RNA sequence: AGAGUUUGAUCCUAGCUCAGGGUGAACGCUGGCGGCGAGGAUGAGGCAUGCAAGUCGAGUGGGUUUUGUUCCACGGCAGACGGGGUAGGAACACGUGGGUAUGUCCCCGAGAGUCAGGAAUAACGGAUCGAAAGAUUCGCUAAUACCUGAUAGUCUCCCCGGAGUAAAGAUUUAUCGCUUUGGGAACGGCCUGCGGGCUAUCAGCUAGUUGGUACGGUAACGGCGUACCAAGGCUACGACGGCGAGGGGAGGUGAGAACCUGACCCCCACCGAUGGGACUGAGACACGGCCCAUACUCCUACGGGAGGCCGCAGUCGAGAAUCUUCCGCAAUGGGCGAAAGCCUGACGGAGCGACGUCGCGUGAUGGACGAAGUGCUUCGGCACGUAAACAUCUUUUAUGUGGGACGAAAUUAUUGACGGUACCACAUGAAUAAGGGGCUCCUAACUCUGUGCCAGCAGGAGCGGUAAUACAGAGGCCCCAAGCAUUAUCCGGAAUCACUGGGCGUAAAGGGUGUCGAGGCGGUCGUAUUAGUCGUUUGUAAAAUCCGUGGGCUCAACCUACGGACGGCGGGGGAAACGGCAUAGCUUGAGGUUGGGAGAGGUGCGUGGAACUCACGGUGUAGGGGUGAAAUCCGUUGAUAUCGUGGGGAACACCAAAGGCGAAGGCAGCGCACUGGCCCAAAUCUGACGCUCACACACGAAAGCUAGGGUAGCGAACGGGAUUAGAUACCCCGGUAGUCCUAGCCCUAAACGUUGCUCGCUCGUUCUACGGAGUAUCGACCCUCUGUGGGACUAAGCUAACGCGGUAAGCGAGCCGCCUGGGUAGUACGAUCGCAAGAUUAAAACUCAAAGGAAUAGACGGGGACUCGCACAAGGGGUGGAUCAUGUGGCUUAAUUCGUCGACAAGCGAAGAACCUUACCCAGGCUAGAAACCAAACUGCACGCUUUCCGAAAGGUUAGAAGCCUUCGAGGGUGUUUGGCAGGUGAUGCAUGGUCGUCGUCAGUUCGUGGCUUGAGCUGUUCCCUUCAGUGGGGUAACGAACGCAACCCCCGUUGUCUGUUACUUAUGUCAGGCGAGACUGCCCCCUCACGGGGGAGGAAGGUGAGGAUGACGCCAGAUCAGCAUGUCCCUUGAUGCCUGGGGCUGCACACGUGAUACAAUGGUCGGUACAGAAGGAAGCAAUACCGUAAGGUGGAGCAAAUCCCAAAAACCGUCCUCAGUACGGAUAGAGGUCUGCAACGACCUCUUGAAGCCGGAAUCCCUAGUAAUCGUAGGUCAGCCAUACUACGGUGAAUACGUUCUCGAGUCUUGUACUCACCGCCCGUCAACUCAAGGAAGUUGGAGGUGCCCGAUAUCUUGCUUUUUGCAGGACUACGGCAAAUUCAAUGACAGGGAGUAAGUCGUAACAAGGCACGGGUAGCGGAAGCUGCUCGUG
Repeated sequence: AGAGUUUGAUCCUAGCUCAGGGUGAACGCUGGCGGCGAGGAUGAGGCAUGCAAGUCGAGUGGGUUUUGUUCCACGGCAGACGGGGUAGGAACACGUGGGUAUGUCCCCGAGAGUCAGGAAUAACGGAUCGAAAGAUUCGCUAAUACCUGAUAGUCUCCCCGGAGUAAAGAUUUAUCGCUUUGGGAACGGCCUGCGGGCUAUCAGCUAGUUGGUACGGUAACGGCGUACCAAGGCUACGACGGCGAGGGGAGGUGAGAACCUGACCCCCACCGAUGGGACUGAGACACGGCCCAUACUCCUACGGGAGGCCGCAGUCGAGAAUCUUCCGCAAUGGGCGAAAGCCUGACGGAGCGACGUCGCGUGAUGGACGAAGUGCUUCGGCACGUAAACAUCUUUUAUGUGGGACGAAAUUAUUGACGGUACCACAUGAAUAAGGGGCUCCUAACUCUGUGCCAGCAGGAGCGGUAAUACAGAGGCCCCAAGCAUUAUCCGGAAUCACUGGGCGUAAAGGGUGUCGAGGCGGUCGUAUUAGUCGUUUGUAAAAUCCGUGGGCUCAACCUACGGACGGCGGGGGAAACGGCAUAGCUUGAGGUUGGGAGAGGUGCGUGGAACUCACGGUGUAGGGGUGAAAUCCGUUGAUAUCGUGGGGAACACCAAAGGCGAAGGCAGCGCACUGGCCCAAAUCUGACGCUCACACACGAAAGCUAGGGUAGCGAACGGGAUUAGAUACCCCGGUAGUCCUAGCCCUAAACGUUGCUCGCUCGUUCUACGGAGUAUCGACCCUCUGUGGGACUAAGCUAACGCGGUAAGCGAGCCGCCUGGGUAGUACGAUCGCAAGAUUAAAACUCAAAGGAAUAGACGGGGACUCGCACAAGGGGUGGAUCAUGUGGCUUAAUUCGUCGACAAGCGAAGAACCUUACCCAGGCUAGAAACCAAACUGCACGCUUUCCGAAAGGUUAGAAGCCUUCGAGGGUGUUUGGCAGGUGAUGCAUGGUCGUCGUCAGUUCGUGGCUUGAGCUGUUCCCUUCAGUGGGGUAACGAACGCAACCCCCGUUGUCUGUUACUUAUGUCAGGCGAGACUGCCCCCUCACGGGGGAGGAAGGUGAGGAUGACGCCAGAUCAGCAUGUCCCUUGAUGCCUGGGGCUGCACACGUGAUACAAUGGUCGGUACAGAAGGAAGCAAUACCGUAAGGUGGAGCAAAUCCCAAAAACCGUCCUCAGUACGGAUAGAGGUCUGCAACGACCUCUUGAAGCCGGAAUCCCUAGUAAUCGUAGGUCAGCCAUACUACGGUGAAUACGUUCUCGAGUCUUGUACUCACCGCCCGUCAACUCAAGGAAGUUGGAGGUGCCCGAUAUCUUGCUUUUUGCAGGACUACGGCAAAUUCAAUGACAGGGAGUAAGUCGUAACAAGGCACGGGUAGCGGAAGCUGCUCGUG
C1' cells in the first nucleotide's frame, strides 16, 4: 500500500466481498509448565444455608459467678462509610468553567466557661394474655439519659431602650471529656455559561404556567408552598412529544481528522422486591432501620405473624455463555475504645476454567545403505528424508531428596493466611509434553484415487454433468503454534456522508418558474472601538491511563519513580492587518431623471377574408366515397360535381426565418383602449440603497373536474366494415365526452439546454435581430467601430468518453436546491391539500451482485448506399404425375449389421452383399486362442501328408509312413507346454491425430515499425478511378511485409525444328514425343493526370484464348473411433474374442430422394451406306471360318499391343406405319434356353404375354458455347452380376441475357441496437403451482402515558376535644385500588390486494433494428394480458 467481482473486450460510475487490528466473548478440534490480569454481558428473575457492623465496664444499673469473667438493659459513638448493581433518568444527571443566599459529627489552632437543683425510666421482681412473634399492668433503681433554675461574652433578635439561649462527668495523679464563640482544613447543599443521542411521518407547547406583592417553609436563594394581582413564558439556533440510553477519566481502530465503545481500575450520579411516607441524626427520606399499601415466599394452634443476596460464597431458572457454600485479619484500610483489643466476605491470598496476555519447554550434535513403509512415476526413478534407526551429549521442564526467604512497620520482645511457596543445591533419566487450519484466484502452499450438476464445497468470484490442483480420502506442501480455526461484533481498508477529502448535461443527483420579510455573503477611503481573530502571562485541566528516561521481579508481561503530554474553560495584560459595531465621506456596484427604439409580452372590446359544414333554391345524372385491395357508408325521396343566397363555429395560409417577445408555462389575421418588461445614447441625480434565498406567496402546457353557454371541423369511449390463427389494435365508415367561451378548481409533464441564480476573468472566425457612433452621401446602401440579444465553428482549458468551449460543462467568488447500489417504490402507513381524479411529503421487511454511463470490435435489421453470382429476369431441357432401377425413412423380422440427416444425408461410405465379403441372427464348436512378440522347458517331429470313426462344416478322434539345416560351438527354424499376454467393426468424433465437406476460387485475413487514443482499439485495409481480383493507379500518418488473387505446373488450339517403333503412305505431309516461337493492350483512333476502358487492324488465337490442378485467416464442439492411428473406459472360458453351416443385409400397407424408359411421326420399324476419340487386353482380348433364330458354342490366326483384338451410335439413303393406347410404350407373367460359379434368389437370349402411361397440381432443378440438348463408346470394381450408378471419351450441335425492381447468397462502406450462445438473439405482462417478507382489514388480546370522576391507608401539616403523656374526632394532601371516554404501541385475525423468489407450465409479442403502427413523459377512457386510443409535450 491494495485486491476480486458488471463486459466479447475497454474506460468510467457504483455497490458487494476480502487481506489488518480489537473483544468481559461463545462454539469446534487439540492441550505441557509458570507469571500477571480478567471471569453472570441474558431475567433489576426467585432464593435454602452460613457469614458480610459493630464497639465502649475509663458513662450507668442489674443478673450470674469458681472473683477469671460473662450476660441483659439504659447511655455514647458508629450502622449516611466501606461493599454491590445500572433499573430509572435526555436531566444542571454528567463533564468543564464560574458563582454563593448556606451547613458540618469527628480533626487543627484560639478565646471564654463547666454553678445549683429536680422528676422519671429500662433492665430486674410480681401478675396476666398469646401457638408464636410479642404485648399489657403493678412495683424498685442509676447515669456522660431527661428536665428546671442561675450566670452571658465576641452568640441571636431589636423600636437600640432592651429581650433571649449553655454545660457532664470519669479518675489516685496525669489525662480524657462537656458547653459556647469565631477561625481553619476537608466535605456537602444550591445557582449558572458552555458541551455531548436518534426522530419534523412530533409544529406548536404552557395554568403554578411567566412575573410581581405578602406570608409560610428551608441550613440556604427560589412558585419551593399558599393567597391576591398582572398576562405572561418557551419554540424552526427545533419548544412540546416519541424512541432508545447511567455520564466522565478513558478503551479499540485510524496517517490524521474522525468513527465505535463505556467490562475490569478511578471520579460522579442513581437504585436497594414494587409504590408511597416520614422518624432519628451533623449527615438519610437510610441495601443487611421504621410505618403503610401491593405482589410473591415461608411459619401457624387459622386467631395471627415473619421475610427481602443488585454484600461474599452457593442454588434454581432462563441462556451460546461466566468460578470456591476456600484460608486469614500477617499486611493495607475502616468502625469503636484511653488502651490492650474486638469487628471487618473491604482487603491480603489460595482454588477453578488456555478467557486474555507475557515467558519457557516438548531436546542437542553426528548419522546414507539415502533402510523399511507409504505416496507418486515417463517404470528410469522421485518424495517424505538426517527425518528415523543408531551413536554421543545436555537436563530447561518433570520427579525425588536436602536447604530455604523478602514481604514485619513498632526501642526490646511477640506476630506470616500465602507457605516448607518462590528460590538454591544434588540425584534420576530424552526421560513427562503437538496440534489446528489451509493449498482454483484474491492468498503462502499440488499430486493421485474415488465420485459424476450426484454426494457435496463456498468469504466473493465461483467449483461438481467420466481425465475435478475447488467435493471426499490419501501422500506431499504452506501458515500459525499450546494453541488453531469458526461465529458474533467494532474500527480500518471506505475519498462508500468527502471538515481534512466527493459530486449533480448523458452514470444517482438543478427545485416547473418567479417575487421575497428570516438566514448566509458583501464595493471604496478615513476615524474610533472591539466579546470574532492573533501573540503573551496566569489559574484549572484528580489519580490511574498514554509518551520519554530510569528502577524492581532471571527476561518479558506486570509493578514503580521522575519528566512530558492532556486541541478545553476562566483571569490579567497586549496588537488592530482581516472581520464586527459606530460614525464621516466617495462613486465604479445598484437605482432614478431626460431623449429615442424594436417586439406573436399581457388584458379587454371590436372587426376581416379564405376554407369547412348546414339549410334553401337552380343546373345535372348514376354514381360517390374509401383502401394495399375492399367493405360498412352516402345516393333515383336525385347524392358526388357545379352555381347562387343565407346561417354557424373554430382556426388565422402567404409574410415566416437557426427570426422576435416573455420568469417559466407560453405568445401569430387586423384595429383601438389599458398595461408589464427590455435595449441604446448623452448628460445629470441618489450614495452600497447589493447578491442569493429555507419558509411563505403568486404564476404554472395538455388532460381532467363543477356550473352555465356553445359545438363547424377533429375526435378518447362506443357502433359497424376490413385485416388476422385471434385483432378488445394498426386501415376504413360513423361518433359521445372533450376540444371553444365565462366563472371556479386541479398543480402535474421528456414543465428539457435533461445544464439553478448573481458577479468577475480568459485566443479567434463568421452569420443574424434591434440600437448607436465614425466615414461617405442630397439622403441612403456599402465600409469601420461599438452595445444588447439569437446561432454556427474553434485556441487554451475541462471531461470517463461523447462533447463543452465569452449563451462554458474553462478559471474563481457568494447563496440556494439535490444525490449516496439495483429492485421493492415515488409504493405502504401517517400528515397536509383537493369536489373527485389525485397531488405533495415519504419509508421498511425482503431480495439481487449487480443495476448503470460513454465508447470499441463484431453480429443482426421487415436501415441506407454501392457491387457481384445461372441469384432473378430472357431462354433451352428437366424433376414433381406413369412403370421400373436404386438409396432413405417407416413398418416388419430371429436378424432385416453399422454410420450419414436442411443447405453440407438419401445411385452417400459401397470402383460390384448368392457363399466369402459380414460387422447382424440361429445353431454347432475352440479357449494363451485364427495372426504377433518375449522368456523358459521340452522337441532331432520341419510345418505337413495318408488314414478310421462322429459331424452340415468347423472341430474332435484313431492309426500309420516318411522325417530339418548347420561353420557342428549347440546355434537357427518348426511344433508342444507354461508364464507374460493376445483379441474386440465393444463405448466415447463432446478426449484426439489424420483426412474430408461447407461458406468459396468468395477476395478477403493479418503482421512489423511508426502515428492516434486513458483504454478496448483505430490507422495501414478508409476515399476517388479501375479490375474477375486488397488487380492496378491516384490521393493519404503512414511505410513496408506475409497468407490469399495473379503468375509459375498440366492440357487443348497455330507454327518452327529435332527424332521416327508402328500406321496411312513412302517425297513433302498426317501422326506421336522433345525443344522452341507466338499475345504484350505491342500497333491505329477516341476517352483518361495515370492506371485503364471503348472501337479497329493484323493474326490460328485479343484483352485471363478454352479447360484443369491449386482452396487464405477462419466458421459449423460439421462428418468419420467402421479405412487407419490413438487416450480413457468396458468384455475376456456359458466371451462383446475366434472358427464353421444355414439365414439376413434383397423382407413391404406406405412416404421421400436420385435416376432409367416412355408417352411418339423432328417418331417407330426394316434394309442399305458411312464417320470417332479415349481406354483395356495373358488364369487376358480374341479375328477369319463354321454351328445355333439368338444368348452363345466349336475353333483358334493375331496380340504383353501406334502393329492384333474388343469395336460404334445418332446421322445419311430408301421401305412401311398416318395419329390410334397404335407397327407408340415396354412393365408384368409363362415357357424354353445360354453363360459364370461348389452352389443362381444373378446376368443374358428366344417365343408368347403387352400393364401404367397421350407431357404431368402446388412447387422445384440444371445450363451462357463446342455449353445445353441428343447419340453412342470405354474403364475401374469384377468368377458372374442386379451398372439405368460412377469415372472418362468422342459424334451431332442450339436458344437467350432488356436489365438489377424483386427472391436467395456474397462483398465493401455507413447507420441503429437493450444482441455477443450474437435475431433460431434478447425480452414484457396476465394466468397456473410452491415458498417468503411486509402493508390493509370486521375484530380480539396485552402494554404504556396522561385526563376526568369515585374511594382514600400510613405519615405530615392543621382544626377541635381531652390540655398529664400517649391520644380521640374532623379537615387538607397522597400512594394503592376502581369507573369512563379517548390516545398510543405491540401481538393476533377470516378475507382481499399487490411485492419478491423458484432448470425446462399456459396465453400472446409490448420493448430492443424504422422491432415490422418510431419510442417515451403527463393525463383520460377502454381492454384476458403485455397493451391500445385521444389530447399535449420531449428526441433519449
Model confidence (mean pLDDT): 85 of 100. The RNA shown here (small-subunit ribosomal RNA) has 1436 nucleotides and comes from a freshwater metagenome.